A computed fold for a 74-nucleotide RNA from a Candidatus Omnitrophota bacterium, annotated as transfer RNA.
Rfam family: tRNA. Rfam classes the family as a transfer RNA. Its family is annotated with triplet codon-amino acid adaptor activity in the Gene Ontology.
NCBI's taxonomy places the organism under Bacteria, Pseudomonadati, Candidatus Omnitrophota.

RNA sequence: GGGCGCAUGGCGCAGUUGGUUAGCGCACCUCCUUGACAUGGAGGGGGUCAUAGGUUCGAGUCCUAUUGCGCCCA
Numbered sequence: 001g002g003g004c005g006c007a008u009g010g011c012g013c014a015g016u017u018g019g020u021u022a023g024c025g026c027a028c029c030u031c032c033u034u035g036a037c038a039u040g041g042a043g044g045g046g047g048u049c050a051u052a053g054g055u056u057c058g059a060g061u062c063c064u065a066u067u068g069c070g071c072c073c074a
Stems, first nucleotide, its partner, number of pairs: 001073007010026004019057001028044005050066005
C1' cells in the first nucleotide's frame, strides 16, 4: 500500500426482510427474605447504536468518507 471483519449501557453479547418501545446476561442501586452474610425473589437507573454526511415517509440495520482494533496479502 491492497483486501476482509468488528465497533450497540460499566463488561460480554443479541438485534430477522429497514418500521412498532433498542433488548439479554453479568455488574450497580432499592426493597423482601436472614441474627448476619451468601443464595434466592421483586423493582429500578444507565445507550443519542465509533464519528460525520447521504438515501428513505422512516436507518442500529442500506450507501460514502473518516477514526480505532483485529486478521490476511504484498

The sequence was found in a public genome assembly. Its mean pLDDT, the model's own confidence on a scale to 100, is 80.